[in-house]
RNA sequence: GAGUCGGCCGGGUGGCCGCGGCCGGGUUCGCCCGGUCGAGGAAGGUCGGGGCUCCAAAGGGCAGGGUGCUGGCUAGCGGCCAGUCGGGGUGACCCGCAGGAAAGUGCCACAGAGAGGAGACCGCCGAUGGCGGACCCGCAAGGGAUCGCACAGGCAAGGGUGAAACGGUGCGGUAAGAGCGCACCAGCGCCCGGGGUGACCCGGGCGGCUCGGUAAACCCCACCCGGAGCAAGGCCGAACAGGGACAUGAGUUGCCCGCCCGGCGCCUCGCAAGAGGCGCCAGUCCCAGGUAGGCCGCUUAGAUGGAUGGCCACCGCCGGCGCGAAAGCGUCGGCACAGAACCCCGCCUACAGGCCGACUCAC
Repeated sequence: GAGUCGGCCGGGUGGCCGCGGCCGGGUUCGCCCGGUCGAGGAAGGUCGGGGCUCCAAAGGGCAGGGUGCUGGCUAGCGGCCAGUCGGGGUGACCCGCAGGAAAGUGCCACAGAGAGGAGACCGCCGAUGGCGGACCCGCAAGGGAUCGCACAGGCAAGGGUGAAACGGUGCGGUAAGAGCGCACCAGCGCCCGGGGUGACCCGGGCGGCUCGGUAAACCCCACCCGGAGCAAGGCCGAACAGGGACAUGAGUUGCCCGCCCGGCGCCUCGCAAGAGGCGCCAGUCCCAGGUAGGCCGCUUAGAUGGAUGGCCACCGCCGGCGCGAAAGCGUCGGCACAGAACCCCGCCUACAGGCCGACUCAC
């Protein structure tokens, strides 16, 4: 100088004004005064798990969903710690939705002959069979040797396509070739020995076994999973309507209205007796449901119109500008992300600036 990992802070002090809860005092019941307490590392996203509440529920299975290397921690989790394997980095270190593709099924675009118990476009061969030419032997039928063609056919080395083409290199072999054979290497499977709790690692032997990829495709295997959520839910509970009991001056149909008789009060007329008119003569108590509303749930912040804020001064930090040789001084601007709403454990995401520790690489 460049970087890796872990932890922490995330403005300070004072003054003034203001807000909410609780406690004490006062009050004209409106409120006032004093004291005390009052956001975060993520309070955020609401992703995983749990407490709590209500509903459902014998047990088991199917369906559906989730998780998926190993060991441990945890109330639990898709969390954490340590490790294994794979990948990246010179390194500190980082990343991984990391079971099974040899149980079965499906798919593998384009290109390509062929995309998986495959295939032949170019190419190689054409030993064998076929066709043709000249030659040799034979009287002939025929036979022999050789050259050519590429017709049948053989091959998969090389070229070509592709992300991927059925191990790689070499020697042998062959008509040409090929694990066809052999040596070495790589992979896979089985066996043995050693280490580890385990994932797995190290070493040896055998088998030509060479088997592609994909399970964030179906599927298989193992384990886990009832639903809804504090607007959960619990308690109290008006008004109106409903039900019941006791009552209602008499009558008229059980009830209401009305009518009539009667009683009480008031007004008018009248010397008085009396007449007329108006008004009143039925409510009270209980019950169920649980609406409006209130309280609890609810928290050492705890609202339910939702408080936790604003201004000023000084200091600190950062940036710009000016002055200065420099130290520094002056001035202007800025100091993030974000804000509880039942609680807890995690995860993820956002974050100006700064501090501490350990380690790596280069000089």

The RNA shown here (Bacterial RNase P class A) has 363 nucleotides and comes from a soil metagenome. Model confidence (mean pLDDT): 80 of 100. Rfam family: Bacterial RNase P class A. Its family is annotated with dimeric ribonuclease P complex, tRNA processing and ribonuclease P activity in the Gene Ontology. By type it is a ribozyme.